[in-house]
Predicted 3D model of an 85-nucleotide RNA (c-di-GMP-I riboswitch aptamer) from Paenibacillus validus NBRC 15382. Taxonomically the source falls in Paenibacillus validus (Bacteria, Bacillati, Bacillota, Caryophanales). The prediction has a mean pLDDT of 90.
RNA sequence: UAACGAUAAUGGCAAACUCAUCGAAAGGUGGGGACGCAAAGCUUCGGGUCUAAGGCGGUAACGCUAUGACGGCUGGGCCGCCGAA
Numbered sequence: 001u002a003a004c005g006a007u008a009a010u011g012g013c014a015a016a017c018u019c020a021u022c023g024a025a026a027g028g029u030g031g032g033g034a035c036g037c038a039a040a041g042c043u044u045c046g047g048g049u050c051u052a053a054g055g056c057g058g059u060a061a062c063g064c065u066a067u068g069a070c071g072g073c074u075g076g077g078c079c080g081c082c083g084a085a
């Protein structure tokens, strides 16, 4: 340096659920809480998934649609702590 990743060390993050709050929703943020995580740090560039306010269609029920959302679904990109085998 590149791989690799331990019942090591130092620290970190925080699922479900719940309270508050924002949002049409999906979901976000903050508090509590830990299922897990060696990138569970960042990034919607590719794929995937969720929602459908607005728009379009429809007599209606409803259908389609992302410019909304998920990085803890996944591939890629960027950056990074430690060092047993």
Stems, first nucleotide, its partner, number of pairs: 004083002012037002017032006035072001041078003045075003048070003054065004